[in-house]
Context: one part of a larger RNA
RNA sequence: CGCAGGAGAUUUGAGAGGGUCUGUCCUUAGUACGAGAGGACCGGGAUGGACGAACCUCUUGUGUUCCAGCUGUCAUGUCAAUGGCAUGGCUGGGUAGCGAAGUUCGGUUGUGAUAAACGCUGAAUGCAUAUAAGCGUGAAACACUCCUCAAGAUUAGAUCUCCCCACCCUCAAGGGUGUAAAGGGCGCAGGAAGACCACCUGCUUGAUAGGCUCGGAGUGGAAGUGUGGCAACACACGUAGCUGACGAGUACUAAUCGCCCGAUUGG
Numbered sequence: 001c002g003c004a005g006g007a008g009a010u011u012u013g014a015g016a017g018g019g020u021c022u023g024u025c026c027u028u029a030g031u032a033c034g035a036g037a038g039g040a041c042c043g044g045g046a047u048g049g050a051c052g053a054a055c056c057u058c059u060u061g062u063g064u065u066c067c068a069g070c071u072g073u074c075a076u077g078u079c080a081a082u083g084g085c086a087u088g089g090c091u092g093g094g095u096a097g098c099g100a101a102g103u104u105c106g107g108u109u110g111u112g113a114u115a116a117a118c119g120c121u122g123a124a125u126g127c128a129u130a131u132a133a134g135c136g137u138g139a140a141a142c143a144c145u146c147c148u149c150a151a152g153a154u155u156a157g158a159u160c161u162c163c164c165c166a167c168c169c170u171c172a173a174g175g176g177u178g179u180a181a182a183g184g185g186c187g188c189a190g191g192a193a194g195a196c197c198a199c200c201u202g203c204u205u206g207a208u209a210g211g212c213u214c215g216g217a218g219u220g221g222a223a224g225u226g227u228g229g230c231a232a233c234a235c236a237c238g239u240a241g242c243u244g245a246c247g248a249g250u251a252c253u254a255a256u257c258g259c260c261c262g263a264u265u266g267g
Stems, first nucleotide, its partner, number of pairs: 001152001005163007015149004021049007033038001051106005059100004066093005071086006110144003117137004164266001165178005183261004187203005208254003211250005217243003224237005
């Protein structure tokens, strides 16, 4: 921009893409078959591999914004306690998020028309013949069934809902004035959304983010004081102190006030 008014939702599915895999074991049954050796079809069940999707309860990895320990050095006047630098200085753990080696799930089934193949009826050709007329069976292939996208499918679809005039001039065409709907955008606070854009949530009629409180979770017992010990250190106050991303609550802070687009019943 189009989809002959504008808008918000919900959809149909032309078309496109994805998927379609397979082993082993048990049973049927040591049965059918076979002199024996051997050894099934059909059907039922169990468990794997590879591949794929989703997710983070468990396991595990990361987690330079969390906690603790340790070394050297510099600084805060000193002790103690801290901070800077040294690959995040080194080491041990680790929330959220993200991942896989983890968890769950998937390829099932059915239908249609068929291939090779196998048939029924049946003439040409009194027989025969699956074929000439006619009618069947039949595959991981094909079309559906499953998943995703999808009306720019210009053949531009469908359904539901919402919104939109008064006056003046004019014979008419048309023009003028005022009003500015539904809805959308800008802006702002943000996001398990994201390159940008888009998408989603919220904007005081508010829990959108931060803060605070509580909780969860991590670390693992803070500082200080006291007691014991010659001391290193240990113990007590005390499941302590600290704590990013997690959850809930709470308007304390910031989402202020607003502006713009959008038309008049539709060739």